[in-house]
RNAcentral holds the full RNA, with entries from ENA and SILVA.
The part of an RNA shown here (small-subunit ribosomal RNA, central domain) has 346 nucleotides and comes from Coriobacteriaceae bacterium MVA10.
The prediction has a mean pLDDT of 90.
Context: one part of a larger RNA
């Protein structure tokens, strides 16, 4: 817990799909639950609180009083609700088109790196600031030809593309999900958000069974150093990669929840459609970038992809540290993860 706020001070769930609820287009009728109006009942006294009065004043006492609440009754109907009809401009189907690393399975291809075997060749290679350690007359680097193997897929490649986010890059198919234009026809509010709920979620890490080039957490050697549990070098196992489960975390970031309306421009660039004096241009709708007006901001900034002006719904803050910790639940094989204090102290 009123209020005030979340881009970088505290504070936007990593991301979706949807249940409850809250919100929610335009006419029209009917009703009258909220909501407006009058009246009547009821709110003991006493005490506040307004007025008057008495004790010399006050404190204190006596008078009269209403407001709010409920609750009946009459009426009003604009606006919320509720019934019921209508509508198309919100959303949605359905036709035609287009872009594309969206997804998942299958196949296939060249460079390159290691290895093997063999040819040529010989003393040295590697590697560093410089060195060593390593490797190498049991023929190594070099080269050349044949084979294996496993990952990633130069150039194209772009503040370019597609995905709700993680994220997606050779080629070739199969199977598959969104978008975006057009132009009509159709459904008639079916929409938004969304506590809890499910479901996806980079990398590391875990289980199981394969793999295993290069790289490389730990190890181990060489250097460096006052030391060096490091940066440099040599090596090198886990892992990296593949299938099936698990894990649910991040600087999952635009540190910016959605969704819809409105608020000067200009210039790139990606996809459609349309006009044209079709090289160029001009108008349109989506996306994705830079500047820049109003306006916001505490300034930086933001500015039609808004941090601007609204309306709606959901998360979240509320002095540092103690701490995203204990304890407890709840999830996990496990590593932990959710979900969250208080003592103290400053």
């Nucleotide at each position: 817990u009123u209020g005030g706020g979340c881009g970088u001070a505290a504070a936007g769930c990593g991301c979706g799909c949807g249940u409850a609820g809250g919100c929610g287009g335009c006419c029209u009728g009917u009703u009258a639950g909220g909501u407006c109006a009058a009246g009547a009942g009821u709110u003991a006294a006493a005490u506040c609180c307004g007025g008057g009065g008495g004790c010399u004043c006050a404190a204190c006492c006596c008078c009269c009083g209403u407001c709010c609440g409920c609750u009946c009754c009459u009426g009003a109907u604009a606006c919320c609700g509720g019934c019921a009809g209508g509508c198309u401009u919100g959303a949605g189907u359905c036709u035609g088109g287009u872009a594309g690393g969206g997804g998942a399975a299958g196949g296939c291809g060249g460079a390159a790196u290691u290895c093997c075997a063999a040819g040529u060749g010989u003393a040295g290679c590697g590697g560093u600031g410089g060195a060593a350690u390593g490797c190498g007359c049991a023929g190594a680097u070099a080269u050349u030809u044949g084979g294996a193997a496993g990952a990633a897929c130069a150039c194209c490649g772009g503040u370019g593309g597609c995905g709700a986010a993680g994220g997606c890059g050779g080629c070739c198919u199969u199977c598959u999900g969104g978008g975006c234009c057009a132009c009509g026809a159709c459904u008639g509010a079916c929409g938004c958000u969304g506590a809890g709920g499910c479901g996806c979620g980079a990398a590391a890490g875990c289980u199981a069974g394969g793999g295993g080039a290069g790289c490389a957490a730990a190890c181990a050697g060489g250097a460096u150093u006052a030391g060096a549990u490091a940066c440099c070098c040599u090596g090198g196992u886990a892992g990296u990669c593949c299938u099936a489960g698990c894990c649910g975390u991040a600087a999952a970031c635009g540190a910016u929840g959605g969704a819809c309306a409105c608020u000067a421009g200009g210039u790139g660039u990606g996809g459609g459609g349309g006009g044209a004096a079709c090289a160029u241009c001009c108008c349109u709708c989506c996306g994705u970038g830079c500047c820049g007006c109003a306006g916001c901001u505490a300034a930086c900034g933001c500015a039609u992809u808004a941090a601007g002006u609204g309306u709606c719904c959901c998360g979240c803050c509320u002095g540092g540290g103690g701490a995203g910790u204990a304890c407890g639940g709840c999830c996990g094989c496990a590593a932990g993860g959710c979900u969250a204090a208080a003592a103290c102290u400053c």
Rfam family: Bacterial small subunit ribosomal RNA.